[in-house]
Context: one part of a larger RNA
Molecule: small-subunit ribosomal RNA, 5' domain
Organism: uncultured bacterium
């Protein structure tokens, strides 16, 4: 000068768009933030009935969903990131495509009723019952082993595809509908798309850290895993790293990007997006396609209930609340939009999202009025007492209406979706907002820093090395253009300055 999630001090009129605990990853009162199918399945209620059934809620049984949305950088110097790759060592729910299939049994349990335990929070006992829930049988395709040190093909060393036999083991599920068909279910190939796992190469200090390491390094077998591997175990060898900084201490999420700079560089990692780690602290599995913020289990700590026998909790979701700070907002509206989850749909849920409020915090635009207008008034200030200055500025004239204020009109964002269809009939939180018209009237609306020199901008009074200034050089001890006030100037402007950080 330029930059900032900025703070402070003085002032503050408007709108758009943004941003908004950088400290205690410190404790958290309350609400709310992941539910959803009744077209899976049997009740229970209520209601209505032509007594055949119906219609509605749903507590459970079952699906599918909570692994994704969201939040935060505590940990990580490398199981992370970023690039470029391999994967002949892997996996994969829902979703696209393709090719077969769904035969027939069968015992169960919840709800419920009945006994009872306990303050609760939660259970035991029995007794009956349903299913896309569960177990068995069948067929098939798939896997594995064998023939096989085989054929045929390919290739990247181990190998891979393909095609025979031959063992062994393994699949299913119904729902709505009068149908038609539709929507699920198995099993197998492909593909999306989303993950694992391996490797090069890159990016932080300290050598006043010089030596580390025994699952250590390699091998053989063998476990386990979807999967390669000492990743784990026995044995065997004795290796493996490292001045090209190993190890140790210290600090740090990384980046894609942002600030700066003519580049080259240097800082940096707020909001956006992408990987990653966490989820009071610590450790475990369980279930699932996948794994744990608002699931379970244990342990520590703290808080809360209790009849003292026992239980109950985790805002680094969104609001909010003490606490700590220099310092950071509403315990708001709505799912209309866009996105998810669930459903055949209607439709539910969604503090994700879309608005709104708070705040000059930051960028960007706009207003606080135009023209004329010398008698150069008044007033202030200063003087050499003549004037000069402030100053065309006010006053008055003559206009305008942005902004404000009030009246009235008034949105775009909404076309999908529902339906056989032709087409009907809806659906806006924001908002009676923006945005058009009209009236009213200069009416509502200017400060803040400096003026010795760097640095644009000078004079009076007051102080007297005092008070007090100061970035730097320095000003002040009686004429102070440098302190203080006053007039005048300079300079930006709803801002201006100060402090803090990078460049």
């Nucleotide at each position: 000068g330029g930059a900032u999630u900025a703070a402070c001090g003085c002032u503050g009129g408007c709108g758009g768009c943004g941003u908004g605990c950088c400290u205690a990853a410190u404790a958290c009162a309350u609400g709310c933030a992941a539910g959803u199918c009744g077209a899976a399945c049997g009740g229970a209620a209520g209601c209505c009935u032509u007594c055949g059934g119906g219609c509605u809620u749903u507590a459970g049984u079952g699906g599918c969903g909570a692994a994704c949305g969201g939040g935060u950088g505590a940990g990580u110097a490398a199981u992370a990131c970023g690039u470029a790759g391999g994967u002949a060592a892997c996996c994969u729910g829902c979703c696209g495509a393709u090719a077969a299939g769904a035969c027939g049994a069968g015992g169960a349990u919840a709800g419920c009723c009945a006994u009872u335990g306990g303050a609760a929070a939660c259970g035991a006992u029995g007794g009956g019952u349903a299913a896309u829930a569960c177990u068995g049988g069948a067929u098939a395709g798939g896997a594995c082993a064998u023939c096989a040190u085989g054929a045929u093909a390919a290739g990247c060393a181990u190998u891979u595809a393909u095609a025979g036999a031959u063992g062994u083991u393994u699949a299913a599920a119904g729902g709505a509908g009068c149908a038609a068909u539709c929507c699920g279910c198995u099993u197998a190939u492909u593909g999306a798309g989303g993950g694992g796992c391996c490797u090069g190469c890159g990016g932080c200090g300290c050598a006043u850290u010089a030596g580390c390491u025994a699952g250590u390094u390699g091998g053989u077998a063998g476990g386990g895993u979807a999967a390669a591997g000492g990743c784990c175990u026995a044995c065997c060898a004795a290796g493996g790293c490292g001045a090209u900084g190993a190890u140790g201490c210290g600090u740090a999420g990384c980046c894609g990007g942002a600030c700066u700079g003519a580049g080259a560089g240097g800082u940096u990692g707020a909001a956006c997006g992408g990987c990653c780690a966490c989820a009071a602290u610590g450790g475990g599995a369980c279930u699932g396609a996948g794994a744990a913020c608002g699931g379970c289990c244990c342990a520590u700590a703290c808080u809360c209930c209790u009849a003292c026998g026992g239980g109950a909790g985790g805002c680094a979701g969104c609001a909010g609340u003490a606490g700590g700070g220099a310092a950071u907002u509403u315990u708001c509206g709505g799912c209309a939009a866009u996105g998810g989850g669930c459903g055949a749909a209607a439709g539910c849920c969604u503090g994700a999202c879309c608005g709104a409020g708070c705040a000059a915090c930051g960028c960007c635009g706009c207003g606080u009025g135009a023209a004329c207008g010398a008698a150069g008034a008044a007033g202030u200030a200063u003087u050499u007492c003549g004037g000069u200055a402030u100053g065309u500025a006010a006053a008055g004239u003559u206009c305008u209406u942005u902004u404000a204020u009030u009246u009235g009109g008034g949105a775009a964002g909404a076309a999908a979706g529902a339906g056989a269809a032709a087409u009907u009939a809806a659906u806006g939180a924001c908002g009676g907002u923006a945005c058009c018209a009209a009236a009213u009237g200069a009416a509502u609306a200017a400060g803040c820093u400096c003026c010795g020199g760097c640095u644009a901008a000078c004079u009076a009074c007051g102080u007297g090395c005092c008070a007090g200034c100061a970035g730097c050089c320095g000003c002040g001890g009686u004429a102070a253009u440098a302190c203080g006030u006053a007039g005048g100037g300079a300079g930006c402007g709803a801002g201006c300055g100060u402090u803090a950080u990078c460049c």